The RNA shown here (Bacterial RNase P class A) has 379 nucleotides and comes from a Planctomycetaceae bacterium.
The coordinates come from a structure-prediction model, not an experiment, and the mean pLDDT is 79.
NCBI's taxonomy places the organism under Bacteria, Pseudomonadati, Planctomycetota, Planctomycetia, Planctomycetaceae.
RNAcentral holds the sequence, with entries from ENA.
Its Rfam family is "Bacterial RNase P class A". Rfam classes the family as a ribozyme.
[in-house]
RNA sequence: GGAGGAGGUCAGGUGAUCGCUGUACUGUUUCGGCAGGCAGAGGAAAGUCCGGGCUCCAUAGGACGCGGUGGUGGGUAACUCCCACCGUUCGUGAGGACCGGGAAAGUGCCACAGAAAAUACACCGCCGAUGGCCUGCUCGCAGGCACAGGUAAGGUUGAAAUGGUGCGGUAAGAGCGCACCGCGGUACUGGCGACAGUACUGGCAGGGUAAACCCCACCGGGAGCAAGACCAAGCAGGGCGAAGCGCAAGGCGGGAUUGUCCGUCCCGUUCUUCUUCGGAAGGCGACGUCCGGGUAGGUUGCGACGAGGCGUCAGGCAACUGGCGUCCCAGAGAAAUGAUCACCCCCGACAGAACCCGGCUUAUCGACCUCCUCCGCUA
Numbered sequence: 001g002g003a004g005g006a007g008g009u010c011a012g013g014u015g016a017u018c019g020c021u022g023u024a025c026u027g028u029u030u031c032g033g034c035a036g037g038c039a040g041a042g043g044a045a046a047g048u049c050c051g052g053g054c055u056c057c058a059u060a061g062g063a064c065g066c067g068g069u070g071g072u073g074g075g076u077a078a079c080u081c082c083c084a085c086c087g088u089u090c091g092u093g094a095g096g097a098c099c100g101g102g103a104a105a106g107u108g109c110c111a112c113a114g115a116a117a118a119u120a121c122a123c124c125g126c127c128g129a130u131g132g133c134c135u136g137c138u139c140g141c142a143g144g145c146a147c148a149g150g151u152a153a154g155g156u157u158g159a160a161a162u163g164g165u166g167c168g169g170u171a172a173g174a175g176c177g178c179a180c181c182g183c184g185g186u187a188c189u190g191g192c193g194a195c196a197g198u199a200c201u202g203g204c205a206g207g208g209u210a211a212a213c214c215c216c217a218c219c220g221g222g223a224g225c226a227a228g229a230c231c232a233a234g235c236a237g238g239g240c241g242a243a244g245c246g247c248a249a250g251g252c253g254g255g256a257u258u259g260u261c262c263g264u265c266c267c268g269u270u271c272u273u274c275u276u277c278g279g280a281a282g283g284c285g286a287c288g289u290c291c292g293g294g295u296a297g298g299u300u301g302c303g304a305c306g307a308g309g310c311g312u313c314a315g316g317c318a319a320c321u322g323g324c325g326u327c328c329c330a331g332a333g334a335a336a337u338g339a340u341c342a343c344c345c346c347c348g349a350c351a352g353a354a355c356c357c358g359g360c361u362u363a364u365c366g367a368c369c370u371c372c373u374c375c376g377c378u379a
Stems, first nucleotide, its partner, number of pairs: 001375010012344007020040004025036004042350001046361002049359005054224004066220005071085005086100001087098004101215002106213002108209003123155002125151003130148002132145006163181006182204001183202008228300004237291005245285003250270008271282004308327008345348001
C1' cells in the first nucleotide's frame, strides 16, 4: 500500500420565530387556569416470532394425550436468547456455518435411471479350477465349447451400490491374507462434561431418510391492559312512604243516521270489593326516598424508581454478577413530539412509542472507532 475478518458508536448541525404534549419546578390566580423554566421517539419505536413481569380466571394427585426444546458446561427472572468449549464442515488465514439426541425398538419411504435401492443382487464383462459335452493322442493329459457353475476386480445407472488405497494371492476374484487409512470393541490417561489421545483387539457388522411416523430425555394451566381495580348519570329491577295527586279526560267495541267516509247520537266497557251512591277499603300509577348489580361517563392500572442509565472497584476466559457513587430519562387517550426562515457540510437511509421489560428476525444513505488476518514493498 492492497484485500479481508470480528466487535462497537453515531444517525445532519447551529440559531431565530410561531405552535403542540407533559410537569416532583417558580410566580400568579376570580382556583377554571395563565405566564415562565425544564423535558419530549428508535436502533430498530416495526414483525408480534420466542421468553418473563403484572392482572384476572381455573387448579387434590397421577397417567395418557397435545405442544415445544434437543452436543456439553455455564449465564439469566426466563427463553427457541447469550457466553465458553466440543464435534462436523467451509476458508491460506483472521474467522464463518450447523433444525448438532436415537436409523441395532418398530413401521414406512428412496422418483427417473439401473442387474440390483436392502431378507441384497449377476445386465455387460472375467473365469470355467470342479462337474458336463466335443476333438486329439503318447491314455492321462492337451485343446476347445461356455451347459451347470464360480466371481463383485473392471464397465454401465444413480444423490446414494454393502469400507478405501496398494501388495500378495487366485482358474478368475474376493478382508481371502498383509500394510496403511477409516470403522467397531475393550482398557488406560486427560477433561466437571461433550469429547480427545494412546495401547490392545475385531476383518468389518443392518446404505440413506427422524425438516416421515415414531422412540428417549427435559420443559409447558388458560386468557390478556379492550387484563384488572375504584367511583358512578339515565333507563330497567327491588324495599318503604303520614297526608296529598291521578284511575271516565280520552280510548276501545257495538248500534243508529248515510250510497260511502268523516261527523253526530245512543249503548256497553275502561282495577277489585263493599255501598246508605255521598263514599270507604284495597290495588295500580305518578312522586319522594333507600338498595344491590351495573351501562354511558370518569378515575386508576400508566411512567419519580425500573430484572433502569452512567462511572468506578471486585469476581469470572466470557456471557454475567456483586459493592459503591451518581442521574431521573416521552408518556397521550383519537392520540403531542411540528412548521417557517437563515447559515454550513460529505446534502442526510430505514422509519413514529400506546402496560412494561429481555431477546430474535426483518428494513436501513452513510460516517467513525478498536482489535485481528493474508499478500506485496521498504528499512